[in-house]
Transfer RNA from a Minisyncoccota bacterium, 72 nucleotides, folded computationally.
RNAcentral holds the sequence, with entries from ENA and MGnify.
Its mean pLDDT, the model's own confidence on a scale to 100, is 82.
Rfam family: tRNA. The family's RNA type in Rfam is transfer RNA.
NCBI's taxonomy places the organism under Bacteria, Bacillati, Minisyncoccota.
The same sequence occurs in records of 3 taxa.
RNA sequence: GCUCCCAUAGUUUAACGGAUAGAACGCAGGAUUCCGGAUCCUGUAAUCGAGGUUCGAUUCCUCGUGGGAGCA
Numbered sequence: 001g002c003u004c005c006c007a008u009a010g011u012u013u014a015a016c017g018g019a020u021a022g023a024a025c026g027c028a029g030g031a032u033u034c035c036g037g038a039u040c041c042u043g044u045a046a047u048c049g050a051g052g053u054u055c056g057a058u059u060c061c062u063c064g065u066g067g068g069a070g071c072a
Stems, first nucleotide, its partner, number of pairs: 001071007010025004018055001026044006048064005
């Protein structure tokens, strides 16, 4: 330099172009306990950036950014 793949809560991850973007772990509060742990209840927080297509984009297209793989 060329080609391909990936990017969603703090972490691991779901979501045929159409639901309030769903869950688990974590974290916070409460119940329980002598105190913790475990368990139960409630809450918390996300689509890498900019454009485009579309009535509608996490999803499709382009460019960029970051990570990974292969070739040279």